[in-house]
Small-subunit ribosomal RNA, 3' major domain from an uncultured organism, 477 nucleotides, folded computationally. Its Rfam family is "Bacterial small subunit ribosomal RNA". Rfam links the family to the GO terms structural constituent of ribosome and ribosome. Its mean pLDDT, the model's own confidence on a scale to 100, is 81. The full RNA is in RNAcentral, with records from ENA, Greengenes and SILVA.
Context: one part of a larger RNA
RNA sequence: UGACGGGGGCCCGCACAAGCGGAGGAACAUGUGGUUCAAUUGGAUGAUACGCGAGGAACUUUACCCGGGUUUGAACGCAUUUUGACAGGUGUGGAAACAGAGCGUAUAGCAAUAGCGAUUUGCGAGGUGCUGCAUGGUUGUCGUCAGCUCGUGCCGUGAGGUGUCGGCUUAAGUGCCAUAACGAGCGCAACCCUUGCCACUAGUUACUAACAGGUAAAGCUGAGGACUCUGGUGGGACUGCCAGCGUAAGAUGCGAGGAAGGCGGGGAUGACGUCAAAUCAGCACGGCCCUUACAUCCGGGGCGACACACGUGUUACAAUGGCGUGGACAAAGGGAGGCCACCUGGAGACAGGGAGCGAAUCCCCAAACCACGUCUCAGUUCGGAUCGGAGUUUGCAACCCGACUCUCGUGAAGCUGGAUUCGUUAGUAAUCGCGCAUCAGCCAUGGCGCGGUGAAUACGUUCCCGGGCCUUGUACA
Numbered sequence: 001u002g003a004c005g006g007g008g009g010c011c012c013g014c015a016c017a018a019g020c021g022g023a024g025g026a027a028c029a030u031g032u033g034g035u036u037c038a039a040u041u042g043g044a045u046g047a048u049a050c051g052c053g054a055g056g057a058a059c060u061u062u063a064c065c066c067g068g069g070u071u072u073g074a075a076c077g078c079a080u081u082u083u084g085a086c087a088g089g090u091g092u093g094g095a096a097a098c099a100g101a102g103c104g105u106a107u108a109g110c111a112a113u114a115g116c117g118a119u120u121u122g123c124g125a126g127g128u129g130c131u132g133c134a135u136g137g138u139u140g141u142c143g144u145c146a147g148c149u150c151g152u153g154c155c156g157u158g159a160g161g162u163g164u165c166g167g168c169u170u171a172a173g174u175g176c177c178a179u180a181a182c183g184a185g186c187g188c189a190a191c192c193c194u195u196g197c198c199a200c201u202a203g204u205u206a207c208u209a210a211c212a213g214g215u216a217a218a219g220c221u222g223a224g225g226a227c228u229c230u231g232g233u234g235g236g237a238c239u240g241c242c243a244g245c246g247u248a249a250g251a252u253g254c255g256a257g258g259a260a261g262g263c264g265g266g267g268a269u270g271a272c273g274u275c276a277a278a279u280c281a282g283c284a285c286g287g288c289c290c291u292u293a294c295a296u297c298c299g300g301g302g303c304g305a306c307a308c309a310c311g312u313g314u315u316a317c318a319a320u321g322g323c324g325u326g327g328a329c330a331a332a333g334g335g336a337g338g339c340c341a342c343c344u345g346g347a348g349a350c351a352g353g354g355a356g357c358g359a360a361u362c363c364c365c366a367a368a369c370c371a372c373g374u375c376u377c378a379g380u381u382c383g384g385a386u387c388g389g390a391g392u393u394u395g396c397a398a399c400c401c402g403a404c405u406c407u408c409g410u411g412a413a414g415c416u417g418g419a420u421u422c423g424u425u426a427g428u429a430a431u432c433g434c435g436c437a438u439c440a441g442c443c444a445u446g447g448c449g450c451g452g453u454g455a456a457u458a459c460g461u462u463c464c465c466g467g468g469c470c471u472u473g474u475a476c477a
Base pairs, nucleotide, nucleotide: 001477002476003474004473005472007471008470009469010468011467012466013465015461016460019424020423021422022421023420026315027314028313029312030311031310032309033308034306035305043052064301065300066299067298068297069296070295076124077123078122079121082118083117084116088103090101092099093098107114108113126290127289129288130287131286135284136283137279138278139277140275142273147186148185149184150183151182152181153162154161155160166177167176168175192267193266194265195264197235198234199233200232201231202230203229207224208223211222212221213220238261241255242253243252245250304443317417321375322374323373324372325371326370327369333364334363335362338357339356342353343352344351345350382414387409388408389406390405391404392403393402430453431452432451433450434449435448436447
């Protein structure tokens, strides 16, 4: 100087407490361990791995296993040899890759030739093989915590200290005062995006107050630029005003005004550094290793196994509910090999027709909720696992191993979950549906967004956890 203390002081955080809802028990989905296997590819492992990389494993992907091929190689560049097309479709062998057969043959120029395609040879190939403890880049975490430093000066033999301490204050090393320090940098804050209010401006595909037309109804039409809304440009919040407190910074007020009040809400933004943290499998790259194989192509299988253990979720155990009929209201996104209104067929998944829309124009498009009826506390009209049957659809192909439908059947566990543990302070929790990426299809109950309905509680900081500042002890560095 740090680090540590079951030392002290001050302070903070859903850290505890006060509430609400979960997990831990059940079934299933998914990830992991273990076991098994020809292979179950490989990585991630306290917090900071485990619905993680993977924002789509039937083949492909794919790195693994079995089998069959190739060896300048699957792709590309340069030079070179031969050829005239290559492609394509046809048929033979084959599981395919591939091998061999016949059909087929283009451009510019008068030509040499050029270009293009195939082919031979040579030089470069290729490796998801190892090392993240050789690395770049990127990322997690402490932590959006308030810290981490520098120049000059001063103090100390020196390591170093001071500044950065003290008092008050703040979300904040945020400020004010004091001061052997005076200044400065990286962080904080602000500048950025979004949301909440207003004005101006622009009105089409959006809107419709007045006027006119018109309908079964309808901004449907003329028209309008008021309103809503959609863009653009500005304004607006600053403890600015008031009251009392304070030297000041600032704090208090069911004070005013205001759409908003003391950082208005949310996001992006992550200091010096820590963990030889993660990644050589995204990419790049040093070294090492393989080169008729550790490269590469193809068929099939596996990554989907199953005594078991754990994590994350979904659905439930019901009456604040289930079922039936009728009725209403979003936002944000997406759409051409697409979204599909509407009509017809079907019980349905869907199929056959078919209009509009590269979209503020057309389409995808709500549920919880409300009204009425029914069930009456039961393993039930709760719950839907599992299995059988019949089908639909995507795709070359759903056996291993897809999703969906049935006004077909079956109807398991489960009656609120031990010790323990997680999230959450407001349009939040809880609850309800909708969309998107990936994508032929989909194992999505995941991820990322969107809106609808919409609570309870916080006395307080003694205790648990983590952190910041000052101080003290230390046989630790």